[in-house]
This is a predicted structure of a 268-nucleotide RNA (Bacterial large signal recognition particle RNA) from a Clostridiales bacterium.
RNA sequence: CCGCGCUAGGCGGGGAGAUAGCGGUGCCCUGAACCUGCAAUCCGCUACAGCAGGGCAGAAAUCCCGUUCCCCGGCAAGCGCCUGUGGGGUCUGAUCCCGAUAAGGGGCGUUGAGCGUCGGGUCCCGUGCAAUCGCAGGCCGUGAACCAUGUCAGGUCCUGACGGAAGCAGCAUUCAGCGGAAGCUGCGAUGUGCCGCGGAGCAGCCUGAAAGGAGCAACCUGUCGGAGCGUCGCCCGGAGGCGUGUUUGUCAAAGAUCGGGUGCGCGG
Repeated sequence: CCGCGCUAGGCGGGGAGAUAGCGGUGCCCUGAACCUGCAAUCCGCUACAGCAGGGCAGAAAUCCCGUUCCCCGGCAAGCGCCUGUGGGGUCUGAUCCCGAUAAGGGGCGUUGAGCGUCGGGUCCCGUGCAAUCGCAGGCCGUGAACCAUGUCAGGUCCUGACGGAAGCAGCAUUCAGCGGAAGCUGCGAUGUGCCGCGGAGCAGCCUGAAAGGAGCAACCUGUCGGAGCGUCGCCCGGAGGCGUGUUUGUCAAAGAUCGGGUGCGCGG
């Protein structure tokens, strides 16, 4: 070096998650890779870190270790946007509120603005009148078995008689009481009055008069100042979701490339 037969190792890998850790089941990527059983309230193991059974190929193009390129994909951070949430402050912020101004619009004003003057009212006190309500009187009606009045049939009593007395019912009247009223008289009260008189007051408002002769007002917009933190914007924090071709870090499949390493027996 050649031939034959074996054996170690191989027959996929990676990410996140989970785990003390490793591998697997499950999820995702790669892309084509022996079969069966087991497994998320998990399964099997312990640095030689899936186990059990079977099969194929087998010491190199094929097994093991490393370099470089290219990067699929994932993860973390960052960034951007959105939605809840906690807090802050008044930021030339918005909304809301107050004040001022009077540039624009609108309104009032020579059929006379505002200011000032004079008078009246509005408010208060007293009082009158009216209204309403209440009470009393008066009025009308009713109203007493006896204990009210008058008249008192019958009957009763006294008397020799004439006559007299008390008196029930009835009739009439009336006390107390009850009822009525639209009017009258007196007293009292009032969430009353386009009412009268007197007083007080006269700041504001309403109104009248005369004088005078051009402003007044602040509804909307604008401008300025203030107040305020309820909502929104703003600032700080925290949570979730989405995005990230162009940010950073990390792991890294597939593909390509280079270097190194790995046996045993028999025969020639």

Lineage of the source: Bacteria > Bacillati > Bacillota > Clostridia > Eubacteriales. Rfam family: Bacterial large signal recognition particle RNA. By type it is a non-coding RNA gene. Its mean pLDDT, the model's own confidence on a scale to 100, is 78.